Predicted 3D model of a 73-nucleotide RNA (transfer RNA) from an uncultured Lachnospiraceae bacterium.

RNA sequence: AGCGGAGUGGAGCAGCGGGAAGCUCGUCUGGUUCAUACCCAGAAGGUCGCAGGUUCGAAUCCUGCCUCUGCGA
Numbered sequence: 001a002g003c004g005g006a007g008u009g010g011a012g013c014a015g016c017g018g019g020a021a022g023c024u025c026g027u028c029u030g031g032u033u034c035a036u037a038c039c040c041a042g043a044a045g046g047u048c049g050c051a052g053g054u055u056c057g058a059a060u061c062c063u064g065c066c067u068c069u070g071c072g073a
Base pairs, nucleotide, nucleotide: 002071003070004069005068006067007066010025011024012023013022019056027043028042029041030040031039049065050064051063052062053061
C1' cells in the first nucleotide's frame, strides 16, 4: 500500500436514525469571608480538522484531502 478509531471553546469529553451545540474543569466578574480557599450566582470564549456535494436546513449523510493513533505486512 491495505483495514479500523479519533479530530467539537484553554483542557478532558457528550451530542452522529438532519431542525443547529452542551457537561465537567479552567478563566473573568460579583456575592460570601478579617483575608485566601471552598461554596453560590453570572459572563466571556466554538468558521464542530480543511474543501466540495446532497438538502428548505449538515457537527450529523456522501466524496476527496490533512493530522494523530491502532492493527497488519

It matches the Rfam family "tRNA". By type it is a transfer RNA.